Predicted 3D model of a 363-nucleotide RNA (Bacterial RNase P class A) from Ghiorsea sp.
The prediction has a mean pLDDT of 76.
NCBI's taxonomy places the organism under Bacteria, Pseudomonadati, Candidatius Mariprofundia, Mariprofundales, Ghiorsea.
It matches the Rfam family "Bacterial RNase P class A". Rfam classes the family as a ribozyme.
């Protein structure tokens, strides 16, 4: 200088004018509210609504069962499928990046190819024996996993013996498999040494059923609380009468239900308050911890509901086009809280920074 690899930080700025909704203070006003001033007023992802908590409201002796989720070890955290550190294992020269419980408890799948995919397996080649022979071979009915071939995958490798011709058939090194010690580590696991087994305990797949283990009630801020018109229904008083009726009874009177007013009482709807933002909260400095964190110090603080958090102008900034230049057009991501929190995945124009790999150049 080039090439990559991990992480971080900004994501437009100043100013003028005209608006929007929140708070608190002051005036005015019977009150609703109007007006003045002053403070704050989108994000790194507010989003997808995957996950885990808070809160609320309902259900719950206790214990299985279904069901869903999780899945190496220790740790952090309210808690988590996040998050650190860490161990095994794959990839990459490296930085560094992915990945995680059982396939030796059972069942099931594994296309094409190929002789043969599982109590493996004789298609080519090899090999003795027979027979036949033109002497090249040829055919029969046997051996055999070295060598080709097929496939993601063919039953450990080298060598040396051995054999007809070959195989752990046997021997030595590797290496795998089981078991055990020791020693290190909290733990996953590592290391070393012992014995055993020719290695037929052959592979994948569990996001196929399962099998171990651990964890979970159900719903959501349209949860839930509180005030309460209008209509209509409902109880209670009460005042009134026949002005619909009905019984006591033919017939009046009278009472009884019941009906008209008026009062008042409770649910409950429209509407309205509250939950509502000081929270496991953010940023900085210190201390502890290898880290995640965790503890303090001092400093910040949106709250809409026919849903504010905007619009323009001017001046720079950034890209980009066009030009020798002045200069001029265009264009400035990816998106807009809604009960709050910690996570995760996804979307971003572009600008900046830090660590650390390999290379190549100069001193």
């Nucleotide at each position: 200088g080039a090439a990559g690899u991990g992480g971080c930080u900004c994501g437009g700025a100043u100013g003028g004018u005209c608006g929007c909704g929140c708070u608190g203070u002051g005036u005015u006003u019977g009150a609703u509210a109007a007006c003045a001033c002053a403070g704050g007023g989108a994000g790194g992802a507010a989003a997808g609504u995957c996950c885990g908590g808070g809160c609320u409201g309902c259900a719950u002796a206790g214990a299985g069962u279904a069901g869903a989720a999780u899945g190496c070890u220790g740790g952090a955290u309210a808690a988590c499928g996040u998050c650190c550190a860490g161990u095994g294992g794959g990839g990459g020269a490296a930085a560094c990046c992915c990945u995680a419980g059982g396939a030796a408890a059972g069942u099931g799948c594994c296309a094409c190819a190929g002789a043969g995919a599982c109590u493996a397996g004789a298609c080519c080649g090899c090999c003795a024996u027979g027979u036949g022979u033109u002497c090249g071979c040829a055919c029969a009915a046997g051996g055999u996993a070295a060598g080709g071939g097929u496939g993601a995958a063919a039953g450990g490798g080298u060598g040396c013996g051995g054999u007809a011709a070959g195989a752990g058939c046997g021997c030595a090194c590797c290496g795998c498999u089981u078991g055990g010690u020791u020693u290190g580590g909290u733990g996953a696991c590592a290391a070393a040494c012992c014995a055993a087994g020719g290695c037929u305990u052959a592979g994948g797949u569990a996001a196929a059923c399962c099998c171990c283990a651990u964890u979970c009630g159900c719903a959501g801020c349209a949860a839930g609380a509180c005030c309460a018109a209008a209509u209509a229904g409902g109880g209670a008083g009460u005042c009134g009468u026949u002005a619909a009726g009905c019984g006591c009874u033919g017939c009046u009177c009278g009472c009884g239900c019941g009906u008209g007013g008026c009062u008042u009482c409770g649910g409950g709807u429209a509407g309205g308050u509250u939950g509502c933002u000081u929270g496991a909260g953010g940023c900085u400095g210190c201390u502890g911890g290898u880290a995640a964190c965790a503890g303090u110090u001092g400093c910040c603080c949106a709250g809409a509901u026919g849903a504010a958090u905007g619009a323009u102008c001017a001046u720079c900034g950034c890209c980009u086009u066009a030009g020798c230049a002045a200069u001029a057009g265009g264009g400035u991501a990816c998106a807009g809280a809604a009960c709050c929190c910690g996570g995760c995945u996804u979307a971003u124009a572009g600008a900046g920074c830090c660590a650390c790999u390999u290379c190549g150049c100069a001193a």